[in-house]
This is a predicted structure of a 390-nucleotide RNA (Bacterial RNase P class A) from a Hyphomicrobiales bacterium. It matches the Rfam family "Bacterial RNase P class A". It is annotated as a ribozyme. Taxonomically the source falls in Hyphomicrobiales (Bacteria, Pseudomonadati, Pseudomonadota, Alphaproteobacteria). Its mean pLDDT, the model's own confidence on a scale to 100, is 77.
RNA sequence: CCAGUUGGCCGGAUGGCCGCCUCUGCCAAUGUCGAAAGAUGGGCAGGGGAGGAAAGUCCGGGCUCCACGGAAUAAAAGUGCCGGAUAACGUCCGGCGGGGGCAACCCCAGGGAUAGUGCCACAGAAACAAACCGCCGCGUGCUAUGCGCGGUAAGGGUGAAAAGGUGCGGUAAGAGCGCACCGCGCCGCUGGUAACAGUGGUAGGCCAGGUAAACCCCACUUGGAGCAAAACCGAAUAGGGGUGGCAUGAUGGUUCGCCAUCGGGGCUUUCCGGCUCGCCACCCGGGUAGGUUGCACGAAGCGCAUGGCAACAUGGGCUCCAGAUGAAUGGUCAUCCAGUAUGGUGUAAUGCCAUGUGGACAGAACCCGGCUUACAGGCCAACUGGCAUU
Numbered sequence: 001c002c003a004g005u006u007g008g009c010c011g012g013a014u015g016g017c018c019g020c021c022u023c024u025g026c027c028a029a030u031g032u033c034g035a036a037a038g039a040u041g042g043g044c045a046g047g048g049g050a051g052g053a054a055a056g057u058c059c060g061g062g063c064u065c066c067a068c069g070g071a072a073u074a075a076a077a078g079u080g081c082c083g084g085a086u087a088a089c090g091u092c093c094g095g096c097g098g099g100g101g102c103a104a105c106c107c108c109a110g111g112g113a114u115a116g117u118g119c120c121a122c123a124g125a126a127a128c129a130a131a132c133c134g135c136c137g138c139g140u141g142c143u144a145u146g147c148g149c150g151g152u153a154a155g156g157g158u159g160a161a162a163a164g165g166u167g168c169g170g171u172a173a174g175a176g177c178g179c180a181c182c183g184c185g186c187c188g189c190u191g192g193u194a195a196c197a198g199u200g201g202u203a204g205g206c207c208a209g210g211u212a213a214a215c216c217c218c219a220c221u222u223g224g225a226g227c228a229a230a231a232c233c234g235a236a237u238a239g240g241g242g243u244g245g246c247a248u249g250a251u252g253g254u255u256c257g258c259c260a261u262c263g264g265g266g267c268u269u270u271c272c273g274g275c276u277c278g279c280c281a282c283c284c285g286g287g288u289a290g291g292u293u294g295c296a297c298g299a300a301g302c303g304c305a306u307g308g309c310a311a312c313a314u315g316g317g318c319u320c321c322a323g324a325u326g327a328a329u330g331g332u333c334a335u336c337c338a339g340u341a342u343g344g345u346g347u348a349a350u351g352c353c354a355u356g357u358g359g360a361c362a363g364a365a366c367c368c369g370g371c372u373u374a375c376a377g378g379c380c381a382a383c384u385g386g387c388a389u390u
Stems, first nucleotide, its partner, number of pairs: 001386010012336007020049008031040003051361001055372002058370005063226004068273005074268001076222005081095005096110001097108004111217002116215002118211003132156002134152007164182006183206002185202007230293004240284007249262005263277003300319003304315004337359001339357007
C1' cells in the first nucleotide's frame, strides 16, 4: 500500500427571528366550554422535549385483573452437546464436536435410528438384500462365441447411497479368507467439573445404510387475558323479550329445620377436597361512546474500583433525561461542514482555491431485556493474508 475479518462510535453543527408540547414556582383573574364529573385560558421566571433501530410483534418478563384449590404429567405447546450468566428467555458468554475458508473468522433446528412405525422417486439384478455384464470350474455342442449346471461378489454398469478402505498373500476364480496399516465399534488407562480428547488393546466385533425442521421415544419447562389491562368520578338505561335442548331427580336417615350418597355446574383430562342447585346455544331490543388516574424513580442512565477469559456480579459516586390523546419538538434566514461533479493550482504522497450540488433508514403512545430486518456517508481500534522497502 492492497484485499479481507471482527468489534465500537457518529449519523450534520452554530446563531438570529417566529411558532408548538410538557413540568415546577410565584402573581393575577374568577373568564370560557360542559348537564355533571371535569377541562381550558393570562403574566413572569426556570427545567425538559423521539431512535439505534422508535420498525417487525418473533421470544421473555415487570405490572393489572380474572379463573375453586391441591396433585398427577394424561393432553397440548416449547426447548434440546457441556459449563456458566440473567428477573427470565428460543437470549448472551466460554468451551466441545461437525462443516466452510489459505487464514483471521463464520455457520449448525448439535439428545435418541439396538423401543416401534413410515419414507428413500427414477434408474438399477438388487435399496432390511441381490446377480445385468463379467470372472472361474464341469458338461454339452460346435468352430459359432452359443447352451446347461455350480461357484463368486474382487472388476464394470445404475444410482445421492450397493455386503468399511488401501496394499500384499492366498484361491479354480474370488471374498477380512489371512496378514500389515487405517476407519468404525467395544474394553482399559491418562487428562478435563463436563461435553470430550489422547493413548493402548481387540479373538476380525464390522450381518445391515440414510432420514427424527418425518411420526415417535427420552430429558427439562409451561394457568388465562392483556394498558383497548384495570381503578375512580359523572350521567343514563329495560334486573327487557323470545326459541330450542339438558337437568329439575332417586335412595337412606331424621329432632321434619335438614343431613348423607348418587346426578348437574364452576376455561383440556384424571383423582382428591371444597362451593353450589341450575346449565348450554341462538335471535330481537335498550342504555353508556364523558372525564380523571394508570402515565414516567425505572430489573434507570453515566462513570470508577474489585472479582471473573467473558457474559456479568458486588460496592461507592454523580444525574433525573418526552408523556402527547387526532396525537407536540416545526418554519425561515445566514454561516460552517461530511460527500460529490467540473475547472484551476501544487506535492514523493496527503493537499489548496472557485463554481454547482447536497446529508441514509426512518418517528415514541405502559415499561424493560433480547432477536430479526432497513440504513447515504464518515470515523476509530484490533486481527489475517499478499506485495514492496528497511